[in-house]
Small-subunit ribosomal RNA, 5' domain from an uncultured bacterium, 489 nucleotides, folded computationally. The full RNA is in RNAcentral, with records from ENA and SILVA. Rfam family: Bacterial small subunit ribosomal RNA. Rfam links the family to the GO terms ribosome and structural constituent of ribosome. Its mean pLDDT, the model's own confidence on a scale to 100, is 85.

Context: one part of a larger RNA
RNA sequence: GGAUGAACGCUGGCGGUAUGCUUAACACAUGCAAGUCGAACGAAUUAAUGGGCAACUAUUAGUUAGUGGCGGACGGGUGCGUAACGCGUAAGAACCUACCUUUUGGAGGGGGAUAACAUCGGGAAACUGAUGCUAAUACCCCAUAAUACUGAGGAGUUAAAACAGCGAAAGCUGGCCAAUUGAGGGGCUUGCGUCUGAUUAGCUAGUUGGUGGGGGUAAAAGCCUCCCAAGGCCACGAUCAGUAGCUGGCUUGAGAGGAUGAUCAGCCACACUGGGACUGAGACACGGCCCAGACUCCUACGGGAGGCAGCAGUGAGGAAUUAUCCGCAAUGGGCGAAAGCCUGACGGUGCAAUACCGCGUGAGGGAAGAAGGUCUGUGGAUCGUAAACCUCUUUUCUCAGAGAAGAAUAAAUGACGGUACCUGAGGAAUAAGCUCCGGCUAACCCUGUGCCAGCAGCCGCGGUAAUACAGGGGGAGCAAGCGUUAUCC
Repeated sequence: GGAUGAACGCUGGCGGUAUGCUUAACACAUGCAAGUCGAACGAAUUAAUGGGCAACUAUUAGUUAGUGGCGGACGGGUGCGUAACGCGUAAGAACCUACCUUUUGGAGGGGGAUAACAUCGGGAAACUGAUGCUAAUACCCCAUAAUACUGAGGAGUUAAAACAGCGAAAGCUGGCCAAUUGAGGGGCUUGCGUCUGAUUAGCUAGUUGGUGGGGGUAAAAGCCUCCCAAGGCCACGAUCAGUAGCUGGCUUGAGAGGAUGAUCAGCCACACUGGGACUGAGACACGGCCCAGACUCCUACGGGAGGCAGCAGUGAGGAAUUAUCCGCAAUGGGCGAAAGCCUGACGGUGCAAUACCGCGUGAGGGAAGAAGGUCUGUGGAUCGUAAACCUCUUUUCUCAGAGAAGAAUAAAUGACGGUACCUGAGGAAUAAGCUCCGGCUAACCCUGUGCCAGCAGCCGCGGUAAUACAGGGGGAGCAAGCGUUAUCC
């Protein structure tokens, strides 16, 4: 000098664009953050209409607790752990893939349940038991079977919902099953690279290997087990210990290099702590389940409930970090045939000079060089064209008027927002500070003080004329900031 997710002191007009718990992965009140489908299903219920005295029944339009389907593995957060095939890069072979896509073929026959509901119970609650009834695109059986699977071959094995909607029908739309193709996604292996310590020198028994026997996975493999062999790693640093998410990048530097890994993007890991599996195409699953633990809450003491490292917000910690806001209008996601519903993703607004960029705080004239301050050699010098005063302008400001694009459309649909932008009116009006002035380093005098009070980044100033302390005048630098502190180059 440059840089920062900064903080502190003094000061503070506006706009645009970004950024905003770096500390306690500390504990969390409250609300919201993942639902959707009635065109899968039975049932209940509301309204209208028709029949009917009514009970009831039919149709149409809605609503939904439950069964069922798809989605809750994405999106969002955090950086605890991890020195590792975790990440980066370059390769590889023994794999899987819902929805989407290509192509081919199929969808025949039957069955038994169960929630809801009703009745009777248990419990303070959370919740739960028994009996009875019922449906399905829920579940099961048989048939059919190749380009699939097993097998050397003969051969054997494996499926589905004749479903739903519209329609008079034909048919159309959506779905179902088996295989196949692609895309995208994922699992696995390997070469190379990836911090510090030797005041850590030896480490290792599933350890290393085995056309071995068996198991296991979607898949290779000591991945697991039995048996056999005795190997494997290491001074090119094993093991141990410490620290740490990695990268694209960011920052500094002419570069090489150093330092760093906020925001944004890719990958990984985690979800109160530890462990476990279930379901599923996909999880060993943040707002799922089970067990144990700590903590908090409820309790009728028998037993239960919870997990903000989602968005806001609270307490605590800290030098320090925002609203318990608006909207699904846009983009994107889930479900749905669609209308649509949901979406603290996202789009916006708010707060903060936290950062960067831009603008302004007036312009021209104006010497009686006013008053006043300071200095003085008492003549004057300086603040100083500075002010007053005259003329002008209105960026900004206040008020008023008009008023978008962003919407993709035939129409309708805008949170932001009566915002941006534009026009008019008014009046210089609403707007300057901070640090420094001994040298480094741009900028000097007076007074006070008297090794005191104090200053200080280094050198050093101060003990009676201090340009170094304090005040005043003047000056220098930067400017809505200025200075200090911290950290990096």